[in-house]
RNA sequence: UUGGUGGACCAUGCAGUCGCUAGGGUGCUCACUAUGGGCACCUUAGAGGAAAGUCCGGGCUCCAUAGGACAUAACGCCGGGUAACCCCCGGGAGCUGUAAAGCUAUAGAAAGUGCCACAGAAAAUAUACCGCCUUGAAAGAGGUAAGGGUGAAAUGGUGGGGUAAGAGCUCACCGCAAUUUUGGUAACAAAAUUGGCAUGGUAAACCUCGUUAGGAGCAAGAUCAAGCAGCAAGAGGGCUGUCCACCCAUUUCUUGCGGGUAGGUCGCUCGAGCAUACUGGUAACAGUAUGCCUAGAUAGAUGACUGCAUAACACAGAACCCGGCUUAUGGUCCACCAUUUUC
Repeated sequence: UUGGUGGACCAUGCAGUCGCUAGGGUGCUCACUAUGGGCACCUUAGAGGAAAGUCCGGGCUCCAUAGGACAUAACGCCGGGUAACCCCCGGGAGCUGUAAAGCUAUAGAAAGUGCCACAGAAAAUAUACCGCCUUGAAAGAGGUAAGGGUGAAAUGGUGGGGUAAGAGCUCACCGCAAUUUUGGUAACAAAAUUGGCAUGGUAAACCUCGUUAGGAGCAAGAUCAAGCAGCAAGAGGGCUGUCCACCCAUUUCUUGCGGGUAGGUCGCUCGAGCAUACUGGUAACAGUAUGCCUAGAUAGAUGACUGCAUAACACAGAACCCGGCUUAUGGUCCACCAUUUUC
RNA backbone atom coordinates (compact mmCIF):
# COMPACT_ATOMS: atom_id res chain seq x y z
C1' U A 1 0.00 0.00 0.00
C1' U A 2 -3.77 -3.61 -0.94
C1' G A 3 -6.99 -7.44 0.66
C1' G A 4 -9.26 -9.90 4.80
C1' U A 5 -10.97 -11.22 10.08
C1' G A 6 -13.08 -9.77 14.80
C1' G A 7 -15.19 -5.95 17.98
C1' A A 8 -17.20 -1.13 20.00
C1' C A 9 -19.99 3.31 19.16
C1' C A 10 -23.24 6.76 16.56
C1' A A 11 -27.70 7.30 13.66
C1' U A 12 -26.31 14.56 13.47
C1' G A 13 -25.33 19.05 17.21
C1' C A 14 -26.47 24.21 19.01
C1' A A 15 -29.77 28.59 18.83
C1' G A 16 -34.43 31.07 17.35
C1' U A 17 -39.93 31.46 15.40
C1' C A 18 -44.63 29.04 14.56
C1' G A 19 -47.45 24.33 15.02
C1' C A 20 -49.09 18.84 17.24
C1' U A 21 -49.78 15.22 21.69
C1' A A 22 -49.42 13.79 26.89
C1' G A 23 -48.24 14.72 32.46
C1' G A 24 -48.35 18.61 36.38
C1' G A 25 -50.21 23.65 37.94
C1' U A 26 -53.55 28.13 37.63
C1' G A 27 -58.05 30.54 35.86
C1' C A 28 -62.79 30.54 33.17
C1' U A 29 -66.81 27.65 31.22
C1' C A 30 -70.41 23.43 29.57
C1' A A 31 -72.83 19.12 31.40
C1' C A 32 -74.44 16.16 35.54
C1' U A 33 -75.07 9.38 33.13
C1' A A 34 -70.61 6.99 33.49
C1' U A 35 -67.01 11.48 35.25
C1' G A 36 -66.07 13.72 31.27
C1' G A 37 -65.70 18.04 27.40
C1' G A 38 -63.91 23.08 25.76
C1' C A 39 -60.70 27.71 26.04
C1' A A 40 -56.27 30.53 27.79
C1' C A 41 -51.46 30.76 30.27
C1' C A 42 -46.93 28.53 32.72
C1' U A 43 -43.77 24.28 33.02
C1' U A 44 -41.71 19.19 31.89
C1' A A 45 -41.40 15.32 28.35
C1' G A 46 -42.26 13.18 23.39
C1' A A 47 -40.60 6.72 18.13
C1' G A 48 -35.65 2.48 16.90
C1' G A 49 -30.93 -0.15 16.59
C1' A A 50 -33.46 -2.60 14.43
C1' A A 51 -39.68 0.09 16.65
C1' A A 52 -39.48 -4.55 11.25
C1' G A 53 -40.44 -10.41 10.94
C1' U A 54 -44.11 -12.76 14.50
C1' C A 55 -39.42 -17.12 14.68
C1' C A 56 -38.66 -18.47 20.14
C1' G A 57 -38.92 -17.54 25.59
C1' G A 58 -41.33 -15.28 29.58
C1' G A 59 -43.92 -11.42 32.91
C1' C A 60 -49.16 -10.37 33.45
C1' U A 61 -54.77 -11.75 33.00
C1' C A 62 -58.75 -15.40 32.89
C1' C A 63 -60.56 -20.51 32.89
C1' A A 64 -63.46 -23.70 40.60
C1' U A 65 -58.38 -27.27 41.38
C1' A A 66 -54.21 -27.19 36.76
C1' G A 67 -54.26 -33.17 39.51
C1' G A 68 -52.87 -37.99 36.74
C1' A A 69 -52.27 -40.94 32.18
C1' C A 70 -52.02 -41.12 26.88
C1' A A 71 -51.24 -38.48 22.45
C1' U A 72 -48.60 -34.55 20.18
C1' A A 73 -44.56 -31.05 19.73
C1' A A 74 -39.66 -29.11 20.63
C1' C A 75 -34.63 -29.85 22.11
C1' G A 76 -30.30 -33.36 22.17
C1' C A 77 -21.49 -33.27 23.09
C1' C A 78 -19.81 -31.25 28.33
C1' G A 79 -19.96 -27.33 31.96
C1' G A 80 -21.76 -22.51 33.39
C1' G A 81 -25.26 -17.90 32.95
C1' U A 82 -30.41 -16.37 32.98
C1' A A 83 -37.13 -15.23 35.13
C1' A A 84 -36.83 -18.61 30.97
C1' C A 85 -35.38 -20.28 26.04
C1' C A 86 -34.23 -23.62 20.28
C1' C A 87 -30.70 -17.65 23.55
C1' C A 88 -25.61 -16.16 25.56
C1' C A 89 -20.42 -17.57 27.53
C1' G A 90 -16.49 -21.10 27.96
C1' G A 91 -14.56 -25.92 26.67
C1' G A 92 -14.43 -30.73 23.49
C1' A A 93 -14.85 -33.39 18.79
C1' G A 94 -15.17 -32.80 13.50
C1' C A 95 -14.70 -29.70 9.10
C1' U A 96 -13.06 -25.07 6.11
C1' G A 97 -9.11 -21.34 5.58
C1' U A 98 -1.76 -19.72 4.37
C1' A A 99 -3.55 -17.08 8.71
C1' A A 100 -6.37 -13.83 11.85
C1' A A 101 -10.73 -16.72 12.38
C1' G A 102 -15.36 -19.21 10.96
C1' C A 103 -19.09 -23.23 10.79
C1' U A 104 -22.32 -27.58 13.13
C1' A A 105 -26.17 -32.00 10.00
C1' U A 106 -23.10 -32.93 17.54
C1' A A 107 -27.32 -39.01 22.14
C1' G A 108 -28.21 -44.39 20.11
C1' A A 109 -26.99 -48.18 13.76
C1' A A 110 -24.96 -55.27 17.69
C1' A A 111 -33.41 -53.50 20.01
C1' G A 112 -36.31 -53.56 15.45
C1' U A 113 -38.13 -51.87 10.50
C1' G A 114 -36.89 -49.12 6.01
C1' C A 115 -33.72 -46.78 2.12
C1' C A 116 -28.81 -46.43 -0.81
C1' A A 117 -31.51 -44.53 -7.89
C1' C A 118 -28.35 -45.25 -12.21
C1' A A 119 -23.75 -47.57 -13.23
C1' G A 120 -21.39 -52.02 -11.68
C1' A A 121 -19.94 -58.94 -11.20
C1' A A 122 -21.56 -57.48 -6.43
C1' A A 123 -24.35 -52.20 -2.12
C1' A A 124 -24.95 -56.04 3.78
C1' U A 125 -26.68 -63.14 6.18
C1' A A 126 -23.14 -58.49 -0.44
C1' U A 127 -18.90 -60.63 -5.19
C1' A A 128 -15.65 -62.37 -9.55
C1' C A 129 -16.47 -58.36 -15.15
C1' C A 130 -11.34 -57.55 -16.93
C1' G A 131 -6.89 -59.26 -15.04
C1' C A 132 -2.95 -62.71 -12.43
C1' C A 133 -1.36 -68.00 -11.46
C1' U A 134 -1.72 -73.63 -12.28
C1' U A 135 -3.44 -77.33 -15.74
C1' G A 136 -5.06 -78.57 -20.73
C1' A A 137 -4.09 -79.24 -28.01
C1' A A 138 -8.54 -76.36 -27.40
C1' A A 139 -13.21 -75.74 -25.09
C1' G A 140 -12.79 -75.74 -20.22
C1' A A 141 -11.41 -76.76 -14.83
C1' G A 142 -9.11 -75.06 -10.19
C1' G A 143 -7.04 -70.95 -7.13
C1' U A 144 -7.10 -65.53 -6.20
C1' A A 145 -9.06 -60.64 -4.43
C1' A A 146 -2.75 -57.71 -4.56
C1' G A 147 -3.65 -54.66 -9.91
C1' G A 148 -7.70 -52.36 -13.25
C1' G A 149 -12.85 -50.79 -14.27
C1' U A 150 -18.11 -48.92 -12.33
C1' G A 151 -19.77 -45.79 -8.51
C1' A A 152 -20.92 -40.86 -3.42
C1' A A 153 -19.41 -45.34 -1.12
C1' A A 154 -16.54 -51.98 -2.84
C1' U A 155 -14.53 -57.01 3.53
C1' G A 156 -8.46 -51.07 7.12
C1' G A 157 -3.76 -48.29 4.96
C1' U A 158 1.77 -47.97 3.63
C1' G A 159 6.26 -50.71 3.17
C1' G A 160 9.34 -55.31 3.63
C1' G A 161 9.10 -60.66 3.49
C1' G A 162 6.48 -64.82 1.69
C1' U A 163 3.60 -67.36 -2.30
C1' A A 164 2.36 -71.03 -8.32
C1' A A 165 -0.02 -66.16 -8.24
C1' G A 166 -2.05 -63.62 -4.08
C1' A A 167 -4.31 -62.40 0.70
C1' G A 168 -2.93 -59.85 8.09
C1' C A 169 -0.46 -65.30 5.37
C1' U A 170 3.80 -62.92 8.42
C1' C A 171 6.55 -58.55 10.44
C1' A A 172 7.16 -52.99 11.42
C1' C A 173 4.41 -48.46 11.81
C1' C A 174 -0.42 -46.18 11.63
C1' G A 175 -5.58 -47.52 12.42
C1' C A 176 -9.52 -50.67 15.27
C1' A A 177 -11.19 -53.34 19.81
C1' A A 178 -10.63 -54.63 25.04
C1' U A 179 -8.34 -53.69 29.84
C1' U A 180 -5.59 -50.55 33.07
C1' U A 181 -3.09 -45.97 34.57
C1' U A 182 -2.53 -40.54 34.45
C1' G A 183 -4.73 -35.40 33.70
C1' G A 184 -9.55 -33.03 33.78
C1' U A 185 -16.04 -31.35 37.48
C1' A A 186 -17.14 -33.44 32.65
C1' A A 187 -17.32 -34.06 27.41
C1' C A 188 -12.62 -35.91 26.27
C1' A A 189 -7.07 -36.43 25.81
C1' A A 190 -2.44 -39.10 26.50
C1' A A 191 0.27 -43.54 27.69
C1' A A 192 1.00 -48.86 28.53
C1' U A 193 -0.40 -54.02 27.76
C1' U A 194 -2.95 -57.73 24.96
C1' G A 195 -5.27 -59.22 20.41
C1' G A 196 -4.51 -60.16 13.42
C1' C A 197 -8.51 -57.65 14.80
C1' A A 198 -13.09 -53.36 12.10
C1' U A 199 -20.88 -56.56 10.45
C1' G A 200 -20.53 -50.01 5.13
C1' G A 201 -23.59 -45.44 5.11
C1' U A 202 -28.22 -43.13 6.50
C1' A A 203 -31.95 -41.65 12.53
C1' A A 204 -32.93 -32.90 8.72
C1' A A 205 -36.05 -41.88 7.65
C1' C A 206 -39.67 -44.46 11.11
C1' C A 207 -37.85 -45.63 15.79
C1' U A 208 -35.27 -46.13 21.00
C1' C A 209 -33.52 -43.13 25.17
C1' G A 210 -33.43 -38.53 28.07
C1' U A 211 -35.34 -33.45 29.30
C1' U A 212 -39.30 -29.85 28.91
C1' A A 213 -44.47 -28.36 27.75
C1' G A 214 -52.56 -27.42 30.93
C1' G A 215 -55.21 -23.97 27.54
C1' A A 216 -56.40 -19.19 25.62
C1' G A 217 -54.63 -14.42 25.10
C1' C A 218 -54.55 -6.85 26.20
C1' A A 219 -59.78 -7.65 20.72
C1' A A 220 -56.74 -11.01 27.91
C1' G A 221 -59.56 -9.13 31.79
C1' A A 222 -61.97 -5.70 35.77
C1' U A 223 -65.67 -2.00 36.57
C1' C A 224 -69.69 1.76 35.57
C1' A A 225 -73.68 3.22 32.21
C1' A A 226 -77.62 1.93 28.45
C1' G A 227 -81.12 -1.76 26.90
C1' C A 228 -84.51 -5.74 26.74
C1' A A 229 -88.65 -10.45 23.60
C1' G A 230 -89.10 -14.44 23.45
C1' C A 231 -89.51 -19.60 20.99
C1' A A 232 -87.65 -24.59 20.40
C1' A A 233 -84.52 -28.83 21.55
C1' G A 234 -81.40 -31.50 25.08
C1' A A 235 -79.55 -33.64 29.86
C1' G A 236 -75.60 -32.06 30.94
C1' G A 237 -71.72 -28.33 31.85
C1' G A 238 -66.82 -27.02 33.66
C1' C A 239 -61.38 -28.30 30.75
C1' U A 240 -59.62 -24.61 24.92
C1' G A 241 -56.37 -32.59 22.02
C1' U A 242 -58.52 -37.50 24.31
C1' C A 243 -59.64 -40.34 28.76
C1' C A 244 -59.88 -40.55 34.14
C1' A A 245 -60.24 -37.95 38.87
C1' C A 246 -62.68 -33.77 40.93
C1' C A 247 -66.41 -29.65 41.12
C1' C A 248 -71.33 -27.34 39.80
C1' A A 249 -76.57 -27.84 38.31
C1' U A 250 -82.04 -29.91 37.28
C1' U A 251 -86.38 -23.27 39.79
C1' U A 252 -80.30 -24.42 36.60
C1' C A 253 -77.13 -24.98 32.52
C1' U A 254 -75.95 -25.84 27.23
C1' U A 255 -77.21 -25.42 22.00
C1' G A 256 -80.07 -23.28 17.79
C1' C A 257 -83.42 -19.38 15.74
C1' G A 258 -84.99 -14.36 16.67
C1' G A 259 -85.33 -9.00 18.94
C1' G A 260 -82.89 -4.83 21.62
C1' U A 261 -78.54 -1.79 23.73
C1' A A 262 -73.36 -0.83 22.99
C1' G A 263 -70.73 4.76 25.63
C1' G A 264 -66.92 5.77 29.40
C1' U A 265 -62.94 4.53 33.07
C1' C A 266 -59.07 1.18 34.54
C1' G A 267 -55.62 -2.30 32.59
C1' C A 268 -51.56 1.79 30.15
C1' U A 269 -46.26 2.39 31.93
C1' C A 270 -41.35 2.54 38.18
C1' G A 271 -39.49 -1.67 34.94
C1' A A 272 -36.34 -9.37 35.59
C1' G A 273 -35.33 -0.49 34.19
C1' C A 274 -30.99 2.77 32.75
C1' A A 275 -25.97 5.13 33.67
C1' U A 276 -21.26 5.27 36.36
C1' A A 277 -17.74 3.18 39.85
C1' C A 278 -15.88 -0.87 42.78
C1' U A 279 -15.61 -6.22 44.02
C1' G A 280 -15.85 -11.48 42.27
C1' G A 281 -15.44 -14.36 37.74
C1' U A 282 -11.36 -16.48 31.64
C1' A A 283 -16.25 -14.82 30.11
C1' A A 284 -21.50 -14.59 29.79
C1' C A 285 -22.94 -12.45 34.26
C1' A A 286 -23.74 -11.53 39.68
C1' G A 287 -23.38 -8.35 44.07
C1' U A 288 -22.75 -3.48 46.43
C1' A A 289 -22.80 1.95 46.30
C1' U A 290 -24.28 6.58 44.01
C1' G A 291 -27.37 9.04 40.63
C1' C A 292 -31.68 9.33 36.97
C1' C A 293 -37.27 8.87 35.47
C1' U A 294 -37.17 8.74 29.72
C1' A A 295 -44.24 8.39 24.73
C1' G A 296 -48.90 6.29 26.42
C1' A A 297 -51.96 7.74 21.09
C1' U A 298 -57.22 5.33 20.23
C1' A A 299 -58.89 6.61 12.47
C1' G A 300 -54.32 6.92 15.94
C1' A A 301 -49.31 12.79 18.39
C1' U A 302 -43.00 15.48 16.97
C1' G A 303 -43.89 18.93 11.22
C1' A A 304 -42.30 23.63 8.74
C1' C A 305 -38.75 27.80 8.36
C1' U A 306 -33.89 30.46 9.46
C1' G A 307 -28.51 30.76 10.95
C1' C A 308 -23.86 28.36 12.31
C1' A A 309 -21.19 23.78 12.76
C1' U A 310 -20.71 18.58 10.94
C1' A A 311 -18.33 12.02 8.97
C1' A A 312 -23.55 11.11 9.81
C1' C A 313 -27.98 12.69 3.09
C1' A A 314 -29.03 5.11 4.66
C1' C A 315 -32.78 1.31 6.56
C1' A A 316 -36.99 3.05 8.36
C1' G A 317 -42.55 4.85 12.92
C1' A A 318 -44.24 2.58 19.58
C1' A A 319 -50.02 0.59 20.44
C1' C A 320 -49.55 -4.42 27.38
C1' C A 321 -44.33 -4.99 28.68
C1' C A 322 -39.53 -7.34 28.59
C1' G A 323 -35.11 -11.00 27.06
C1' G A 324 -33.21 -13.05 22.49
C1' C A 325 -32.75 -14.62 17.27
C1' U A 326 -33.34 -13.37 12.01
C1' U A 327 -33.60 -9.74 8.14
C1' A A 328 -32.64 -4.34 5.98
C1' U A 329 -29.03 -0.41 6.25
C1' G A 330 -25.25 4.78 6.27
C1' G A 331 -20.83 6.00 8.87
C1' U A 332 -16.64 6.66 12.66
C1' C A 333 -12.99 4.27 15.65
C1' C A 334 -9.90 0.12 17.62
C1' A A 335 -7.30 -4.58 17.42
C1' C A 336 -5.43 -8.66 14.60
C1' C A 337 -3.85 -11.70 9.92
C1' A A 338 -1.67 -12.01 5.02
C1' U A 339 0.81 -9.53 0.94
C1' U A 340 3.77 -5.54 -1.74
C1' U A 341 7.30 -1.54 -1.41
C1' U A 342 10.76 1.66 1.22
C1' C A 343 14.06 2.83 5.41

Overview: Model confidence (mean pLDDT): 77 of 100. This is a predicted structure of a 343-nucleotide RNA (Bacterial RNase P class A) from a Spirochaetia bacterium. It is recorded under the gene name rnpB. The sequence is in RNAcentral, with records from ENA. It matches the Rfam family "Bacterial RNase P class A". It is annotated as a ribozyme.